[in-house]
RNA sequence: CAAUUAAUAAUUUAUAAUGCAUAAUGCAUAAUGCAUAAUUCAUAAUUAUGAAUUAUGAAUUAUUAACUAUGAAUUAUUAACUAUGAAUUAUUAAUUGGCUGGGUUAGAGCGGCGGACUGGUGAGUAACGCGUGGGUGACCUGCCUUUGGGAUGGGGAUAGCCGUUAGAAAUAGCGGGUAAUACCGAAUAUCUUGUUAUAGCUUCGGUUAUAACAAGAAAGGGGCUUCGGCCCCGCCUGAAGAUGGGCCCGCGUCCCAUUAGCUAGUUGGCGGGGUAAAGGCCUGCCAAGGCGAAGAUGGGUAGCCGGCCUGAGAGGGCGACCGGCCACACUGGGACUGAGAUACGGCCCAGACUCCUGCGGGAGGCAGCAGCUAAGAAUAUUCCGCAAUGGACGGAAGUCUGACGGAGCGACGCCGCGUGGAUGACGAAUGCCGAAAGGUUGUAAAAUUCUUUUAUUGCCGAUGAAGAAGGCCUGGAGGGAAUGCCGGGCUGGUGACGCCAGGCAAUGAAUAAGCCCCGGCUAAUUACGUGCCAGCAGCCGCGGUAACACGUAAGGGGCGAGCGUUGUUCGGAAUUAUUGGGCGUAAAGGGCACGUAGGCGGCUUUGCAAGUCCGGCGUGAAAUGCAUGGGCUCAACCCAUGGACUGCGCUGGAAACUGUGAAGCUUGAGUCACGGAGGGGAAGCUGGAAUUCCUGGUGUAGGGGUGAAAUCUGUAGAUAUCAGGAAGAACACCGGUGGCGAAGGCGAGCUUCCAGCCGAUGACUGACGCUGAGGUGCGAAAGCGCGGGGAGCAAACAGGAUUAGAUACCCUGGUAGUCCGCGCUGUAAACGAUGUGCACUAGGUGUAGGGGCGAGCGCCUCUGCGCCGGAGCGAACGCGAUAAGUGCACCGCCUGGGGAGUAUGCCCGCAAGGGUGAAACUCAAAGGAAUUGACGGGGGCCCGCACAAGCGGUGGAGCAUGUGGUUUAAUUCGAUGAUACGCGAGGAACCUUACCUGGGUUUGACAUGGAGGCGGAUGCGCCAGAGAUGGCGCAGCGCAGCAAUGCGCGCCUCUGCAGGUGCUGCAUGGCUGUCGUCAGCUCGUGCCGUGAGGUGUUGGGUUAAGUCCCGCAACGAGCGCAACCCCUACCGUCAGUUGCCAGCAGGUAAAGCUGGGGACUCUGACGGAACUGCCGGCGACAAGCCGGAGGAAGGCGGGGAUGACGUCAAGUCAUCAUGGCCCUUAUGUCCAGGGCUACACACGUGCUACAAUGGGCGGCACAAAGCGAAGCGAGCCUGAGAGGGUAUAGCGAAGCGCAUAAAACCGCCCGUAGUCCGGAUUGAAGUCUGAAACUCGACUUCAUGAAGCUGGAAUCGCUAGUAAUCGCGCAUCAGCAUGGCGCGGUGAAUACGUUCCCGGGCC
Repeated sequence: CAAUUAAUAAUUUAUAAUGCAUAAUGCAUAAUGCAUAAUUCAUAAUUAUGAAUUAUGAAUUAUUAACUAUGAAUUAUUAACUAUGAAUUAUUAAUUGGCUGGGUUAGAGCGGCGGACUGGUGAGUAACGCGUGGGUGACCUGCCUUUGGGAUGGGGAUAGCCGUUAGAAAUAGCGGGUAAUACCGAAUAUCUUGUUAUAGCUUCGGUUAUAACAAGAAAGGGGCUUCGGCCCCGCCUGAAGAUGGGCCCGCGUCCCAUUAGCUAGUUGGCGGGGUAAAGGCCUGCCAAGGCGAAGAUGGGUAGCCGGCCUGAGAGGGCGACCGGCCACACUGGGACUGAGAUACGGCCCAGACUCCUGCGGGAGGCAGCAGCUAAGAAUAUUCCGCAAUGGACGGAAGUCUGACGGAGCGACGCCGCGUGGAUGACGAAUGCCGAAAGGUUGUAAAAUUCUUUUAUUGCCGAUGAAGAAGGCCUGGAGGGAAUGCCGGGCUGGUGACGCCAGGCAAUGAAUAAGCCCCGGCUAAUUACGUGCCAGCAGCCGCGGUAACACGUAAGGGGCGAGCGUUGUUCGGAAUUAUUGGGCGUAAAGGGCACGUAGGCGGCUUUGCAAGUCCGGCGUGAAAUGCAUGGGCUCAACCCAUGGACUGCGCUGGAAACUGUGAAGCUUGAGUCACGGAGGGGAAGCUGGAAUUCCUGGUGUAGGGGUGAAAUCUGUAGAUAUCAGGAAGAACACCGGUGGCGAAGGCGAGCUUCCAGCCGAUGACUGACGCUGAGGUGCGAAAGCGCGGGGAGCAAACAGGAUUAGAUACCCUGGUAGUCCGCGCUGUAAACGAUGUGCACUAGGUGUAGGGGCGAGCGCCUCUGCGCCGGAGCGAACGCGAUAAGUGCACCGCCUGGGGAGUAUGCCCGCAAGGGUGAAACUCAAAGGAAUUGACGGGGGCCCGCACAAGCGGUGGAGCAUGUGGUUUAAUUCGAUGAUACGCGAGGAACCUUACCUGGGUUUGACAUGGAGGCGGAUGCGCCAGAGAUGGCGCAGCGCAGCAAUGCGCGCCUCUGCAGGUGCUGCAUGGCUGUCGUCAGCUCGUGCCGUGAGGUGUUGGGUUAAGUCCCGCAACGAGCGCAACCCCUACCGUCAGUUGCCAGCAGGUAAAGCUGGGGACUCUGACGGAACUGCCGGCGACAAGCCGGAGGAAGGCGGGGAUGACGUCAAGUCAUCAUGGCCCUUAUGUCCAGGGCUACACACGUGCUACAAUGGGCGGCACAAAGCGAAGCGAGCCUGAGAGGGUAUAGCGAAGCGCAUAAAACCGCCCGUAGUCCGGAUUGAAGUCUGAAACUCGACUUCAUGAAGCUGGAAUCGCUAGUAAUCGCGCAUCAGCAUGGCGCGGUGAAUACGUUCCCGGGCC
């Protein structure tokens, strides 16, 4: 100034609706301002500028309400009432907008300072990068501190700003105008710098002083004022300090030598350039250097350190956090600015990637803090605050600060605390274990009582904060005053953490336990499940039916807000050995020598002081670690002090030792003179034996070869033999754990040349020495190249044999090769599996070569080569002056086995090949020495019917019997090399019987307890049925007691339970077989050995024997052997009936028949006897052996019983017993029938035979041992017989019976034949037992009359009253014996011997 609104006042005008009001819903805008375009206008025109209008665009309160200014529409209601609207003016107030001035401020710009600090990361780097100690006389240093001097007078621009252009943008350009502590001249110069001159000092490219010349500065702002100036902050130029840096140097700093040579600005010099500064840093010229086995160069890996982990230490590993240094900032390169950068959040270029774009062009760099994505086994919040500490800027207030201070997440680590304490036995219950008793879980729980850390809730609540600025008071210096300057006192505000820490109160055991393990290492065990499955496992190893090892449960052990696993590092590991190992045989001595570098080095004197030792000084950052204190309730954590940091540097000193310089010495080493031995080397010459070949002679049928043969050779004359000749190779005897050589190696003789060694004495040199990485040389055999040679031998090859085969061993041939010359190869169990040198340390004995002494015996000594042995060493074996002992010096080599001395690379070689020499992978061992056993087509000694010598068998036949196999409904089961197979079985028609078929039964065929019921027990009969069984009936009332009652028995039901010849003999007891009646197997103490273990127990003899004797580091003992026991052989005593009968007596046909007897036989009890006792010999004076005497018996008289420690997981769960598992109307049990008796075959064990030593017939003699009452059964009768009948013969048995023994013997027949042998098989008829002989008995008689004529391979038994042969008896048993167990009769042969086969014992 304008606009709008409101209020008030005044004036004027219109009149009832397109009005107004209220309520609700809901839409769209305006104005102002900005940009652009177009048009018009104005300025004379262009450019340009300004204004107006219209249009467009953009933006916008979209979220967003209110405020400013407004429009339109819809719906509902609108009674009563009457007022209401519009316009104009004025005033006041408010709001909004514009203009001008002043102040303040955001943003931008100019200027100053800082962005080179802080923060992040470890890619690169093996380097002066880092560490440590030095140098800079070759340098710089903003801000800070102290101090000197100065600041006079001018000038021209340029951002911002205004206008405008290009472009999508980023940005760039043009025009105008402007300021400074921005920029630029001029003046001045305490002074600084440069040059020159002189002089002094010096660490000698330095520095000081003086003089001259030249060059070089500046900026103001603020406060106060008495207007003079003063004060504060700045500015310029010097000097000095402090701080921070640059550069240089000594020392230290990973692996590979299968990386050995590297280097051209390379190394040095001169001139110049460059830098803050030395320098090949750069450049021109000149010279040809520099580095390397003490590891250059190359490759790999890596940021370095203080420190961290581990370890007794020395070491080893690591380099997170904290601290120091370095390097890097998307990748590579580059400079600018600056005091400082070649700059993380600056610039430029190139590249990759991402983003924007109008396709022209632009933007970016989290290894800052958070956060996102990806990768990954895995690693946090897009938090709070500048309150503290620190930094930048500022005069200050203050601003900035993901530095920092805090909080959040994660048991990731360290530390602390809790999850309760006390009482509590009926030792509750559950669970688990146990046959039960009981044990365990376990005072654990429950229960009672107490406490409240922690938790939850509430209240209170510190340290970390002290400075400030400002205000008030005051002191001091200076000054003319004030601000100011230097001090003091009072006041004064500030906390992210933080609802913190902490304190108080309330509640209430309330909110809080898991993980691993339990076979040994290694603390802690049972049950069930599983059954080499599932699974475990660090190593060893668990699991195949009783899993302390898997899984689960219970219990136990360990640790505990943790526990276990995995990965990684150190330790143990003396298993890389400096501390602190080894190399004869375990891995490991180079094949040997010479010698380079290197390492080490005799005696004396002296100098030096590098090593060494002592003292002082500096440094060794802080933190860490250690010690002592202190602060958080303790601790972790933090703080202080001390010591340590074992190192490096400077300096003073010492001088023994090492080193080094000088001077000497003789003992180490060497030289000369004298003597000695030798298969030492090289070259040349020579010799004989043998072999083969050739020629000739003699001579004839073979030779040769082997375990035996053959290939081969020979009548074309071999082999053999004689003579002559040729060739090549090797050198018999001597010859020897003898010699020589460095090793490899060297062997006829002579000559020449060369080398080494030993001894004695003397002289000389004067440490000249030892070892020896690389290097060089030598180096068996085989092999290779070239040229010779070639007799024998002989890879390859051929043939013959052997053999399953025989690419072998054996034989016959035979080529390379073996030999010589030259060259290569370079390896061997190149070994003493023992490197070289020196010194020291008991002996004995032999040998080779020397010396000394001695009259001699002999003694001493040196150098070699051997044996034994002490100390010592060694795992032991062993070594032991020739060390594997004790020391020193130096070299080489080793680090579990295999892969592998391989691959690859390199080097050597003609090749073959050699040298050097891995890894992947795989194993839990590989290896040495010694011990005990066992084994051997190893040795010695010794036994046994083991062989041999004999006799008789088996294997062939028929039959019996057992087994396998097969078959079957079933052929029940077991036994299976020896050590199963006539075995369990000492006797399967039923039974047995376990198997099969069928039929029954379920507390059961059998035992026992409980409960209930019934009933004498029991006997008999009938019916059904195959029977079991079922049904029915009859008879009948136990014992004790007066009785009550008690005891006992049977049946039924129920329930505990019975039952199992079901499995496991590899869960077991017991018993048994076998080695084996073999002589062995052990222990105590002692001794030896590190130990396993040995000794004893071996040795010399002897025995049947570990039997005995002797000896002995052993002495004793036990189980075995033997003896004690039984039978038998002889004698005695006693006893004599049923046995016996000599003498006596009687008696018979006869007879111990009778009396009697005890003499004999015999019976059966007790004794004796035999012991190498006696004699001789042998032996050791022993043990003992041989022979003899005597004796019935003689060396264990014969036989039996008796079976050591142990072996075979031997056999048996079917004798019995028994753990576990399994079945329970069946895998139990009962019954009938069947089967175990099958039959193509195979085997074992037997019987009978094949015949004449026999068979048949007749006659006739002699035993022993047994058995007999549901028995043996005479006699008599009968039958041909088996047998039958009779039973009142006798006998419970030295009585009677079975019961005649047989072979033998005496006669006769048979005459070698499938028979007068043999008797199978079959037919018929019988007998006996038995309920019952069909399956399935035995026997008798008649008939039948098979195989078989002595047995392949092979194999068994037996050594004397034995084999062989003959009969008799017994057990089992109703019956059934060729089997088993016994008995007697007759009665042999052979054994040289231990080589061989088998088994066993000892060394």